[in-house]
RNA sequence: GGGGCUGUAGCGCAGUUGGGAGCGCGCUAGAAUCGCACUCUAGAGGCCGCCAGUUCGAUCCUGGCCAGCUCCA
Repeated sequence: GGGGCUGUAGCGCAGUUGGGAGCGCGCUAGAAUCGCACUCUAGAGGCCGCCAGUUCGAUCCUGGCCAGCUCCA
């Protein structure tokens, strides 16, 4: 320098007719317990990497850029 893959909550990850943003763990509060852990209930937490384009509408399609992993040179 060129190709491929990945980027979604604090961490690990789902998300296929383009229209609801989610799961597990963790965190907070409550229940239960003498107390802790386990368990149960409720809740907080997101510019869906960035910028533009297409569209009535984009996490999803298109282009560029950035970062990480990987292959070739």
This is a predicted structure of a 73-nucleotide RNA (transfer RNA) from an uncultured bacterium. Its Rfam family is "tRNA". The coordinates come from a structure-prediction model, not an experiment, and the mean pLDDT is 84.